[in-house]
Order: sequence, then C1' cells, then structure tokens
RNA sequence: AAAAUUUUAGGUAAUGAAGUUUACCUUUAAAUAUCCUUUGUGAUUGAUGACUUCUACUAUUAU
Repeated sequence: AAAAUUUUAGGUAAUGAAGUUUACCUUUAAAUAUCCUUUGUGAUUGAUGACUUCUACUAUUAU
C1' cells in the first nucleotide's frame, strides 16, 4: 500500500450551536432546495431529515 473477513468508528441528510432520534453512505460515497430565464451582480422559501432548547433573520400584535 492492496485484498478479504470481522469489529469498531466516522461522515452525510440546501444557512449557526447543543441534546435526542431516524434514514443514508463507507471515501470514485451519502449531500449540494424551488422558480424564471435575459443563464444572470436574477427571484423565492427554509436556520431541524424529525423533536426540544438557544442564537440570528423576517412578519404581526402588545407593553
């Protein structure tokens, strides 16, 4: 360094952090939203895969 097997672990799930949980991937991987189109110095939604909490942003109302 490569191959096989086993075990363990790690990583990913369109924008931040923590916990829990689910799914996916095994490094040539899982992942990289939607719309228009003049392909752009374009427009729109969302901080979660899901739940809870915090932070940021936006809208409305009250003090």
The RNA shown here (Fluoride riboswitch aptamer (crcB RNA motif)) has 63 nucleotides and comes from Clostridium luticellarii. RNAcentral holds the sequence, with entries from Rfam. The coordinates come from a structure-prediction model, not an experiment, and the mean pLDDT is 76. It matches the Rfam family "Fluoride riboswitch aptamer (crcB RNA motif)". Gene Ontology terms of the family: response to fluoride and positive regulation of gene expression.